Model confidence (mean pLDDT): 86 of 100. Predicted 3D model of a 350-nucleotide part of an RNA (small-subunit ribosomal RNA, central domain) from Capsicum pubescens. Its Rfam family is "Bacterial small subunit ribosomal RNA". Gene Ontology terms of the family: ribosome and structural constituent of ribosome. RNAcentral holds the full RNA, with entries from SILVA.
[in-house]
Context: one part of a larger RNA
């Protein structure tokens, strides 16, 4: 490669967006490149295969035949694939009237705790910890109670819940904004799905300049513990964590499960709209369509589980994988301000 695989054995790209090349619904005509069919010419002889002969038989040797396959002309067929044309409304989209919501973004304003400054009281401790000590305090600490500031996160509501492509997202309120779901069916009419390379977006931690710095806290330093103690546990404390402007492109970026279609028992909850039946009204009970839980049949699975949100049953595109170590290293490239990312092996040895 083929083959079989990719929830946990190796193996789904962090996500989306789209290029190129791949796949693609329904109804009529038309072309015939694929396709299916004849037909003819041909593919040296040997060899293979079949019928028969000939060396005493076999090998071995002569004659004779023929299928299968290719390829090249040339005749038909139109069901499928493809084109041309032409129609239709199911997937696809637009406009409409609703609707939920921690989607983003850029402002406003708050409240409780923290901690530093100032002020009253107050009078000897406080704070720590297995048990001390380092600390902190008569220059009045802690403890209470008034006032200013300041940064950082926003109780309770709150939850098996909502949203977002993913990362991720929660205090009021205002401003414009992106996405979804729903209902009638007005419109466009197949515009579709997937996506090699690119491209945007990416938690934390790191760098870079400027700011900021309550609180927590690497590294450090000080008391402890210990045989030692570059620890755990204590006191302190810088970077960092916060904002702006940029780089970095990586995670056990996970649901360890790519993505779209369609089809295949149920029960039971939760959230957003709906329908109709019923009412003065509003419930209870039925029921669509979205979406998110849990249980479970069939059927898969090596089990474990999964099971209408499949790991089932099928098609379609992409990614990836192919003994363990050596090794995500070495070398070469590309990117990067560095750090380092991407790409990625062989000896060798089990």
């Nucleotide at each position: 490669u083929u083959a079989g695989g990719c929830g946990u054995a190796a193996a789904g790209u962090a996500u989306c967006u789209g290029u190129a090349g791949g796949u693609g619904a329904c109804u009529u005509u038309g072309u015939a490149a694929c396709u299916u069919u004849g037909u003819c010419a041909u593919c040296a002889a040997a060899u293979c295969c079949c019928a028969g002969g000939g060396c005493u038989c076999a090998a071995c040797c002569c004659u004779g035949g023929a299928c299968a396959g290719g390829a090249a002309g040339u005749g038909g067929a139109a069901a499928c694939u493809a084109c041309c044309a032409a129609g239709a409304u199911g997937g696809a989209g637009u406009a409409u009237g609703g609707u939920a919501g921690g989607g983003g973004c850029a402002g406003u304003g708050g409240a409780a705790a923290u901690u530093u400054c100032u002020g009253g009281u107050g009078a000897a401790g406080c704070g720590a910890u297995g048990a001390a000590a380092u600390g902190c305090a008569u220059a009045g600490a802690u403890a209470u109670u008034g006032g200013c500031a300041a940064a950082a996160a926003u109780a309770c509501u709150a939850a098996u819940g909502g949203u977002c492509a993913a990362a991720g997202u929660a205090c009021u309120c205002u401003g414009a904004u992106g996405g979804g779901c729903u209902g009638g069916c007005a419109c466009u009419g197949a515009c579709a799905c997937a996506g090699a390379g690119a491209g945007a977006c990416a938690a934390a931690a790191u760098c870079u300049a400027g700011g900021g710095u309550a609180g927590c806290a690497a590294a450090u330093g000080g008391g402890a513990u210990u045989a030692g103690a570059u620890a755990c546990a204590c006191c302190a404390g810088u970077a960092u964590u916060c904002c702006u402007a940029g780089c970095c492109a990586u995670a056990a970026a996970u649901a360890a499960u790519g993505g779209a279609u369609a089809c295949u028992a149920g029960g039971u909850g939760c959230u957003g709209u709906g329908u109709g039946u019923a009412u003065c009204a509003a419930c209870c009970a039925a029921u669509g369509c979205a979406g998110u839980g849990u249980u479970g049949u069939a059927g898969c699975u090596a089990a474990c589980u999964c099971a209408u949100u499949a790991a089932g049953u099928a098609u379609c595109c992409c990614g990836c994988u192919u003994g363990g170590g050596g090794a995500g290293u070495a070398c070469g490239u590309u990117c990067u301000c560095a750090a380092g990312a991407a790409u990625g092996a062989a000896a060798c040895u089990c």